Model confidence (mean pLDDT): 82 of 100. Transfer RNA from Spartinivicinus marinus, 72 nucleotides, folded computationally. Its Rfam family is "tRNA". Rfam links the family to the GO term triplet codon-amino acid adaptor activity. Taxonomically the source falls in Spartinivicinus (Bacteria, Pseudomonadati, Gammaproteobacteria, Zooshikellaceae). The sequence is in RNAcentral, with records from ENA.
RNA sequence: GCUUGAUAGCUCAUUUGGUAGAGCAGUUGCUUAGGGAGCAAUGGGUAGAAGGUUCGAUUCCUUCUCAAGCUG
Numbered sequence: 001g002c003u004u005g006a007u008a009g010c011u012c013a014u015u016u017g018g019u020a021g022a023g024c025a026g027u028u029g030c031u032u033a034g035g036g037a038g039c040a041a042u043g044g045g046u047a048g049a050a051g052g053u054u055c056g057a058u059u060c061c062u063u064c065u066c067a068a069g070c071u072g
Base pairs, nucleotide, nucleotide: 001070002069003068004067005066006065009024010023011022012021018055026042027041028040029039030038048064049063050062051061052060
């Protein structure tokens, strides 16, 4: 210098812009002598930061931060 990525506690979706979801984990209850397993319910994120375009941005554009890879 180039490419990719940053979204819930963790791993990741959200495909052409219309105010974000799953699995696991967590909490509560049922079950059990108790625990585990199982079942039911439920909380949790203004999307790395700041600006721009737009009626509207996780999504498009610019700069910066961090991480991985490639090249010199």